Context: one part of a larger RNA
């Protein structure tokens, strides 16, 4: 000088930021991923009409709530266990790859089939959850058929960076689509480019210990096959005997890395909280599945641990998301509003959803800022404490006492800007769906900020220290006792060091002690 601090005294306001560093301990509740009827079937309701045996039946209009179909749920957001490693950081390659939705270009959308969820009707279970039967639609699913791709063969030309890449043709095998419409459109499907996001290799740089010296069989390299979006011992079968190491190999502990932070003239030391990138994790282990994308926090299987529910056969859960308990600890906040903004998913659109976000509430945790009044006033008052004591020094212009001001707090009253979109009407231009204008709606914070105006010195000062470092001294008490320290050291009868007192110094809504780092 610093700090996510915490403890003791103390505390008046604003504004900015910060808040479980310990048990990746257990977890009640509630909420945190939903959206589409402009993809399909259609239901329960409801409104009308009609009819009736008054019980209801029929048509029609519109229609939740569940079902199938699509996009999303891989993003947000939350921890720091692991892990000393291409994990990260920088620079480099990929002629070894992948990239949903975007954007552009080009072509292209023919034809038929069969199911199945949902409705029904039966039927098992305490329940979670199921079974059978019948019957249905589709942007689901399956054939055909055209093309492009892709693999092989083979003809040609270019080029380069070792393996080799690119273009042109031919043969053969393989092989695509979906509709909805308000008729304006929105989608379907193949290829090319692109953006963007990802994988893969590599070069240097990234802790400690040597009281750790030697390690390795998939080890190291090579053929071949098998995998994979791609390269590779990634994996398999043979082969061959290598690879790595004092430039520190194996082993052990201990760490998420980085931008940065903190000190310091700098070199450098520490350090990774809040913010930004990457990493890894999701009750512990393990596996794939779908999918462009995952070995998936709020998906799925097995196993374990522990926790509930059960009619005992059998089933349910995973707050390292927001809040919030419980337990740990010296210690860390509301089970709050609001989608009004900015951003995301979805939808043609309105819109729904968003504990991301923006806001508020709480803690002196820290930054800064204001205030706790300003000005005259000497009988230098009472009180208090010293003293060489009829005195006198000092508290001290301090008070009392006179004017004065009103920040702030406290009532009343005014009160903008975040709003510009989107969206609705209207106009105008280009021309058919864009863009401009004008009008109008939409604010959680909030009746906040902020301004005006009343009254009245009112509403507001403590803490630590005074022997040297080190600003600041006397009095009592006590008597090596009580005690007190950061380091020297004070205390054993005249303690500026111990406790009080006046008094001062030094900081200030703080201050001081402890920790820790420079």
């Nucleotide at each position: 000088g610093a700090u996510g601090a915490a403890c003791g005294c103390u505390a008046g306001c604003g504004g900015g930021a910060g808040g479980c560093c310990u048990a990746a301990c257990a977890c009640a509740u509630g909420c945190a991923a939903g959206c589409c009827g402009a993809g399909c079937g259609g239901u329960a309701g409801a409104u009308u009409a009609c009819u009736u045996u008054c019980g209801g039946g029929u048509a029609a209009u519109u229609g939740a709530g569940a079902g199938c179909g699509g996009c999303g749920u891989a993003c947000g957001g939350g921890u720091g266990c692991g892990g000393a490693a291409c994990a990260c950081g920088u620079g480099u390659g990929c002629a070894a790859c992948c990239u949903g939705c975007c954007u552009u270009u080009a072509u292209c959308a023919g034809g038929g089939g069969g199911a199945u969820a949902g409705c029904c009707u039966u039927u098992c279970g305490a329940a979670a959850g199921g079974a059978a039967g019948a019957u249905u639609a589709a942007u689901a699913c399956c054939c055909c058929a055209u093309a492009a791709u892709a693999u092989a063969u083979u003809a040609u030309u270019c080029g380069g960076c070792a393996u080799c890449g690119g273009g042109u043709g031919a043969u053969a095998u393989u092989g695509a689509a979906a509709a909805c419409u308000a008729c304006g459109g929105u989608g379907g499907a193949u290829a090319g480019a692109g953006a963007u996001g990802g994988g893969c290799a590599c070069g240097c740089g990234c802790a400690a210990g040597a009281u750790u010296a030697g390690c390795u069989a998939g080890u190291u390299g090579g053929u071949g096959a098998g995998g994979u979006a791609a390269c590779g011992g990634c994996u398999c079968a043979c082969c061959a005997a290598g690879g790595c190491g004092a430039c520190g190999a194996u082993c052990u502990u201990u760490a998420g890395g980085g931008g940065g932070c903190c000190u310091g003239a700098g070199a450098g030391g520490g350090u990774g909280a809040u913010c930004c990138c990457c990493c890894a994790c999701a009750c512990u282990g393990g596996u794939a599945c779908u999918g462009a994308g995952a070995c998936a926090c709020g998906g799925a299987c097995c196993a374990g641990a522990c926790u509930c529910c059960u009619a005992c056969g059998g089933g349910a859960g995973g707050c390292a998301g927001c809040a919030g308990u419980g337990a740990g600890g010296a210690a860390u906040a509301u089970u709050g509003g609001a989608c009004a903004a900015u951003g995301g998913g979805u939808g043609g659109a309105a819109g729904c959803c968003u504990g991301a976000u923006c806001c508020a509430g709480c803690c002196a945790u820290c930054c800064c800022g204001c205030g706790u009044g300003c000005a005259g006033g000497a009988a230098g008052a009472c009180g208090g404490c010293c003293c060489u004591a009829u005195g006198g020094g000092u508290u001290g212009u301090a008070a009392a006492c006179u004017g004065c001001u009103u920040u702030u707090a406290u009532c009343u009253g005014g009160g903008g800007a975040u709003a510009a979109a989107c969206c609705u009407a209207c106009u105008u231009a280009c021309g058919u769906g864009u863009a401009a204008g004008u009008a109008g709606c939409u604010g959680a914070a909030g009746g906040u900020a902020c301004c005006a105006g009343a009254a009245g010195a009112a509403u507001a000062a403590g803490c630590a220290c005074c022997g040297g470092c080190u600003a600041a001294c006397u009095c009592c008490g006590u008597g090596c006792c009580a005690g007190c320290a950061g380091c020297c050291g004070c205390g054993g009868u005249a303690a500026u060091a111990c406790g009080g007192a006046g008094g001062g110094u030094g900081c200030a809504a703080g201050c001081g002690u402890u920790a820790u780092c420079c």